[in-house]
RNA sequence: AACCGAUAAACGCAACCCCGUAGUGAUGCGGGUGUACGCAAAGCCAAGAGUCUUGAACAGAUUGUCUGGCUGCCGAA
Repeated sequence: AACCGAUAAACGCAACCCCGUAGUGAUGCGGGUGUACGCAAAGCCAAGAGUCUUGAACAGAUUGUCUGGCUGCCGAA
């Protein structure tokens, strides 16, 4: 350095619920709450797939569904 991911340490994210708000909608954003559902990338992208929305689509959403790409903390086996 790479691979790898531990009953290690530090750090981080935030499920569910409530309120407000944007949107036709899926859903997103902000706040509260939470002995935090969980996550080693639950950081970013959205290329392929899946699922969902729309009357439908060559449109949109999700990506904390999978594959993939980029970056990153620590150092046991």
Molecule: c-di-GMP-I riboswitch aptamer
Organism: Pyrinomonadaceae bacterium